[in-house]
Context: one part of a larger RNA
């Protein structure tokens, strides 16, 4: 001192923390969307001058997000982390600048017809729209080759809408924030592990990448790493920080925060500005589940919950008010992130269980030399007070003009009544606290010493005392 557990034993408020074990396996619910200020259609209602237009709703194209954001510590002993340099590089959205935004084109998707299939789900033909694809044409800058340069050659872009002021779109510079990579220096045990390495270690020429590089590869050469511990093995996410301590150290890495990693197990790529992608895709692999047996569907280390495992860890709960983050012009939609609530003395503070008076030192209890002494101003009684709980009424801040889940909640106001609140451990030394009964090496006690075999302060009961107190002991851990 604890992310604590067991046992007694319990009144209340504030701030906190709450699967340390099976990264076991999961039933159900929800955790990512939005945008009609790209588009086209389809339903529904309005409304029509019968051309059509308007709202709302759907599913599809498209675009942005889905790489944040929120979990977990398997695995890493490593440039993984920390700290401190470095040089070959990307960077969607934001912000400065420059310059542009011309001209056509052919499609699939919704939809329609006709089919397969249990089903997931899918085939053929036909229409169509675009901020979706694809041409030309332009190019200050911008890339590429040539060249010391100067210059020349070559090459490449856009997409539009709308409520008429906006919001996109293209090139390219510069920023900011972001990230990827390279280094020095630190970073656990074992030598009862002494040797290890063939892309291995360096070079030249190619690919590959945003970029350096055996990152690949063809040759070449024969190093390269090591007793300053290579290699092995075995443990381990790392670090601010946490706990201790006068420090130094020493344990530790829950909660918050940075960074890594990991998403059933392995393996791989596609999309994109950014993934080898937790609620994407494919392939094995084990497990679960529907099936018509032909094939299909899945992945809580995400928030609740559940079975299991444990000594042991909560609710299938409110809300987008607020912070903050997708998208949106807005409006607003969406969020189990987050704010709150609920359970649990798990923990850390604070309160409260009255308070003053009150001797015949009642009664009762225990001990006693039987006088008494002790419990003890304790109690009763008398005078009070009302913190906290309880009733009632009003009722917030948090939200800037609006908008409060929390919440009728905190808090004020009134009100009644001492009323509704104490317990656990110990009392041989060590150590603060002593008698009596009962047992008799028995039943028991114990952290160490060590008690008990017939007058035990050490077992067990009592009554006294002592200590801490809503907590008090015990365990287990570290200092």
């Nucleotide at each position: 001192a604890c992310g604590a557990a067991c046992g007694c034993u319990g009144g209340c408020g504030g701030c906190a923390u709450g699967c340390c074990u099976a990264a076991c396996a999961c039933a159900u619910g929800c955790a990512a969307g939005u945008c009609g200020a790209g588009c086209g259609c389809c339903a529904u209602g309005g409304u029509u001058u019968c051309g059509g237009c308007c709202a709302u709703g759907g599913a599809g194209u498209g675009g942005c997000g889905c790489a944040c954001g929120g979990g977990u510590g398997a695995g890493u002993a490593a440039c993984g982390c920390g700290u401190g340099g470095g040089a070959a590089c990307c960077u969607g959205c934001c912000c400065a600048g420059c310059a542009g935004u011309a001209u056509g084109g052919g499609a699939c998707a919704a939809c329609c017809g006709c089919g397969g299939g249990a089903a997931a789900c899918u085939g053929c033909g036909g229409c169509u729209a675009a901020u979706a694809c694809c041409g030309u044409a332009u190019a200050c800058g911008c890339c590429c080759c040539c060249g010391c340069a100067a210059g020349g050659g070559g090459g490449g872009a856009a997409a539009g809408a709308u409520u008429g002021a906006u919001c996109g779109c293209u090139g390219u510079u510069g920023g900011a924030g972001g990230g990827g990579c390279c280094c020095g220096c630190g970073u656990c045990g074992g030598a009862u592990u002494a040797g290890g390495u063939a892309g291995u270690u360096g070079g030249u020429g190619g690919g590959g990448u945003a970029a350096u590089g055996g990152c690949c590869u063809a040759c070449c050469a024969a190093g390269c790493c090591u007793g300053c511990g290579a290699u092995c093995c075995g443990u381990a996410g790392c670090u601010g920080g946490u706990c201790u301590g006068a420090g130094a150290g020493g344990a530790u890495g829950a909660u918050c925060a940075g960074c890594c990693a990991c998403a059933c197990u392995g393996g791989g790529a596609c999309u994109g500005a950014g993934a080898c992608a937790c609620g994407g895709c494919c392939c094995a692999g084990a497990c679960u589940c529907c099936u018509a047996c032909g094939g299909g569907a899945g992945g809580c280390a995400g928030c609740a919950g559940u079975g299991g495992g444990g000594a042991a860890u909560a609710u299938u709960g409110g809300a987008c008010a607020a912070u903050g983050g997708g998208c949106g012009c807005a409006a607003g939609c969406c969020u189990g992130a987050u704010c709150c609530a609920g359970c649990a003395a798990u923990g850390c503070c604070g309160c409260g269980u009255g308070a003053g008076u009150g001797a015949u030192g009642a009664a009762g209890g225990c001990c006693u030399u039987a006088g008494g002494g002790u419990u003890g101003u304790a109690a009763a009684g008398c005078u009070c007070u009302u913190u906290c709980a309880c009733a009632c009424g009003c009722g917030a801040c948090g939200a800037u003009g609006a908008u409060g889940a929390c919440g009728g909640u905190a808090g004020c106001g009134u009100g009644a009544g001492a009323a509704g609140a104490a317990g656990c451990c110990c009392c041989g030394g060590c150590u603060a606290a002593c008698u009596c009964c009962g047992u008799g090496c028995c039943a028991g006690c114990a952290g160490c010493c060590g008690c008990g075999g017939u007058a035990a302060u050490a077992c067990g009961g009592a009554g006294g005392g002592g200590g801490c107190a809503a907590g008090c002991g015990u365990u287990g851990u570290u200092c």
Small-subunit ribosomal RNA, 5' domain from an uncultured bacterium, 479 nucleotides, folded computationally.
The full RNA is in RNAcentral, with records from ENA and SILVA.